RNAcentral holds the full RNA, with entries from ENA and SILVA. This is a predicted structure of a 529-nucleotide part of an RNA (small-subunit ribosomal RNA, 5' domain) from an uncultured bacterium. The coordinates come from a structure-prediction model, not an experiment, and the mean pLDDT is 85.

Context: one part of a larger RNA
This record gives sequence, structure tokens and C1' cells, in this order.
RNA sequence: GGAUGAACGCUAGCGGCAGGCUUAACACAUGCAAGUCGAGGGGCAUCGGGAGGGAAGCUUGCUUUCCUUGCCGGCGACCGGCGCACGGGUGAGUAACACGUAUGCAACCUGCCCUCUUCAGGGGGACAACCUUCCGAAAGGGAGGCUAAUCCCGCGUAUAUCGGUUUCGGGCAUCCGAGAUCGAGGAAAGAUUCAUCGGAAGAGGAUGGGCAUGCGGCGCAUUAGCUAGACGGCGGGGUAACGGCCCACCGUGGCGACGAUGCGUAGGGGUUCUGAGAGGAAGGUCCCCCACACUGGUACUGAGACACGGACCAGACUCCUACGGGAGGCAGCAGUGAGGAAUAUUGGUCAAUGGGAGAGAUCCUGAACCAGCCAAGCCGCGUGAGGGAAGACGGCCCUAUGGGUUGUAAACCUCUUUUGUCGGAGAACAAAACCCGGGACGUGUCCCGGACUGCGUGUAUCCGAAGAAAAAGCAUCGGCUAACUCCGUGCCAGCAGCCGCGGUAAUACGGAGGAUGCGAGCGUUAUCC
Repeated sequence: GGAUGAACGCUAGCGGCAGGCUUAACACAUGCAAGUCGAGGGGCAUCGGGAGGGAAGCUUGCUUUCCUUGCCGGCGACCGGCGCACGGGUGAGUAACACGUAUGCAACCUGCCCUCUUCAGGGGGACAACCUUCCGAAAGGGAGGCUAAUCCCGCGUAUAUCGGUUUCGGGCAUCCGAGAUCGAGGAAAGAUUCAUCGGAAGAGGAUGGGCAUGCGGCGCAUUAGCUAGACGGCGGGGUAACGGCCCACCGUGGCGACGAUGCGUAGGGGUUCUGAGAGGAAGGUCCCCCACACUGGUACUGAGACACGGACCAGACUCCUACGGGAGGCAGCAGUGAGGAAUAUUGGUCAAUGGGAGAGAUCCUGAACCAGCCAAGCCGCGUGAGGGAAGACGGCCCUAUGGGUUGUAAACCUCUUUUGUCGGAGAACAAAACCCGGGACGUGUCCCGGACUGCGUGUAUCCGAAGAAAAAGCAUCGGCUAACUCCGUGCCAGCAGCCGCGGUAAUACGGAGGAUGCGAGCGUUAUCC
């Protein structure tokens, strides 16, 4: 000098764009953050409508009210499907194939999506909801009975797959691929407004993952030896798949000064800062990967989890309790306490982008987009411009009837009006989907026209009006280092980054005047180069 997720002191007009618990992965009140589908199903708790019946008021065919009825729109809870493995947070652990890079899988999986081929025949069964009932303070649970489905299970058929026989082709060692035949062997689901949407099997694609390997990135040798599933083999189990991943048996290997093992520290990378570069330091925001979700362990479901807002067990903690027993997990968004030098609102909207469900309308979305707070950063703008010498008054200094300086500075004159104030106008972000009308190709897509939809927002922006009006500080002035005098103090009070100032003429302390630097900031502290 540059830099910072900074803090502190003094000061502070506006806007844009970015940023905001670095400490206790400490504990959390409250609200919200993952639902959706009635075009899968049985139903009808609730709301509205229809139908039937009763009652009251009466205007005599209306109003109100009650009951019945799932008949319709719909729909709480329930069965079922898909989603909840994404998105969001954090960096505790991890020195490891965790990450980066480059390869391999002839050792693998892949829901939704796309393309192609084939198929959907015929039966059976249960469990919720519901009803009856019991236990419990509650959380909740038990028993009996009924029932539907795109729920569950057989049968028939079927190309995958496996085994036998056989033909051909290829390679990279274990081998791989194609065909024929025999045997074993596994499917399916309907809904409908008739437009469609779904179901099963197989092949391929795309996407996403899994595994293995070479190389690379840290401190200590005042850590030198480490290792029994340890290293390898045969055989098995398990897995989507290879493998001591696990197991039985057999052998005695394997790693290590090219640093094993141990200890300490740490998420990794793209990147960021600095530097001419080489290098050094860092990993906050954004993106990719990994790991974690009160602590430890375990599996279930599923295409995918060993699952943040799922389950079970154990533990610590907090809460409820009728003392028998239960409930919970903000490292999601806000917010609270605590810790700390220190870090924000218990805000708005799904309008856009994106995600989930749905045929769609639509619903959900603290993702996201916006707004609020904070000079905490970067950038931009302003606090006026031109003229104006009696070089005014006042202040300060001096060699003191005078001069110097503050200083064109002020006053005064002429202008301008950014920002701010007031009045008026007023966006883009919206493209669509759905709906209506028309058309094309030819049966589910596309095109054209119209209408609907904006949180931010009456915001940005523009026009007009008045008016210099409402807007400057901070640090320094001995040398390094730009900028000097007076007064006070008298080794005191104090300053200080280093050298050093202060003991009676202090340009170094404190004040004043003046000057210098930067400027809505300026200094100090901390850290890195």
C1' cells in the first nucleotide's frame, strides 16, 4: 500500500447493486416451512343445492324453521396412488477414493420422461372407514361384526431370466454377443363429461446414481515400527454389482525413511485476497461434490433413504400427568434466551421462475420473487454556480497610530434547482396455460384472434411549482510523512507505530488560530499478502 462476512470512537443528505451469528453442531416459547388426486374407492362428519314431509308467519304462494333422503355440487376423516430421497440448512465429524482430475465396469441399478414391439382372458380374498362394545387422566389401544377399489392373491397365456443340446461371430485374462430347439419360469386395472387418461411384459434412449483404479492437494520423526479378518487362496453366503463385505477351511503373509503407525489440525474444489511473477494466505456470499440432522445404534417402506420436519431401541435434557404412563427435537423461515467486540422482520405474494400432485381448473410451496432493518462494502450524485475589495466586522499573530492571515471567504448582485418538499401523470416485469371464436394437419397436436391474471406499486420514471433554500465531517501537522505559530503546563499532567517528546521560551502534552490529507465518511484495533 492493498484486502475484510469485521468490531469500536466521532460524524452522517440521497440512490443503485451486492452482503449481514466468523462465538455455543448451545437450549428453544409461538406461528408457518409437503402435500395433492372425488377422472382409483367405500362413504357423508361438515357446507350449499334439489326432492319429500311437518310447523309458524301470513301478502295464499312466498318467507322462516325442523326432520328425512348421497339425488347433485362437493368433501373432514379413512382405504388407495404419486410425492415426501427434491428444494432449504449447517460444517460437527472426516487426512478418506471424502474431494479434484483422468480412466474403467466383459462386475452394476435407474421411478417419472422419450421411441419401438406385444398384451390386458377368467376367478378369489382381506383390511380400514362405519356399527356395537371395552380399557385409559391423557397419548392412545383392545375385541366382535359389515364393506369397496387402480388394495391383496391364485389360474390361463407371454418374448425376460435360468439349465441342457447345437450353429455362427468377436475380444481385453476371468470371457462377450447373435440365432435355433427342449425344459423350468413370472404379468396386467380400471376411470370417464367419450375428448382421453391410465395398466402389464420386453428392447433401446435419456437422465440420475453405484463400484474400482492412476495421479494431486497438511503439521509433527521431540511419533519408527504397525497389523490376526490382518495379507492371500479354495468354497460358500450376501448384494443391483465386484470384493474378507461376511463365514468355514488352508497358507503366513501385508504396510513402512519414496515416512507406515500414532498424535494434532481440517469438510474438498471452482474460486477469493495479495504479488511484476514465482509464490504466500483464505475457502464467508454464488456454483459442484461430500457429510450431518438432540447423542449413539438399527432396520422397514420404496426406483431411490439406512430417511432434517418417518419408524424402533438406548442415553442426556425439557414438558404434561389422575404417578399407572405419555410427549418433544429450528444445523428450514421468522423469532426468544444464552455466549460474544459483533451480525437483521415472529413482514407480503405465489404476479414471475422453478418444484409436487392433478386430465384440467386448481391446490400446496418461509424454494423463489419482493419489501423492512444495518454506512457493514463497492459505485454514483449532492451539500450550489458566476461575479464581488471598503481586501468590512470579528478571531489569531507580529517588529503593534501600522502590518500579516482567515479571505472572494462573507455581505451584496445575477443565475441554476440535481437530491429533498408539494401537485399532476404513470410503467416494464405478462409470456402463457385454462376459457371463447376461427383455422391447419388429420384425431390430438399446432397456429391465429379475443378475454382473464401484478405481491412489489400509485413504486420506478416523467412533467410542473416554490426556493440557495433542508444537507460536512473526521484525522493529522518533530522525523519517517503532506501540513506552524501563540498560550497553558513544568520529567507533572500527558503523548507514542518506530526513533523518542515533557525537568520554565515544548512546531512532539492540553487549548486556540492557521494549515495538510481524505471526504458521507474519517480514524483506531484485529487478521492476511